[in-house]
RNA sequence: GGGCGCAUGGGGCAAACCCGCCGAAAGGCGGGGACGCAAAGCUACGAGUCUAACGCCGCGAAGGCCAUGACGGUUGAGCUGCCGCC
Numbered sequence: 001g002g003g004c005g006c007a008u009g010g011g012g013c014a015a016a017c018c019c020g021c022c023g024a025a026a027g028g029c030g031g032g033g034a035c036g037c038a039a040a041g042c043u044a045c046g047a048g049u050c051u052a053a054c055g056c057c058g059c060g061a062a063g064g065c066c067a068u069g070a071c072g073g074u075u076g077a078g079c080u081g082c083c084g085c086c
Base pairs, nucleotide, nucleotide: 002086003085004084005083012037013036017032018031019030020029021028022027035073041079042078043077045076046075047074048071049070050069055065056064057063
């Protein structure tokens, strides 16, 4: 340096759910909590998914469309990285 994760040590993260706060919502943040995770560390660049406030369509209501919102714990890619094995 490359490949791999059955394999050591010390650790790390934290799904659902509950509480509080923010948000129109999706969702986020903090606390509790652990289903899982070897990148469940980082980046919305590609694909995908979620939401639809504003706006648009509609005489209007109903309804529909729309990302500039969100998800990295859907996935590809990029960047960084601990330990061990080969």
This is a predicted structure of an 86-nucleotide RNA (c-di-GMP-I riboswitch aptamer) from a Dehalococcoidia bacterium.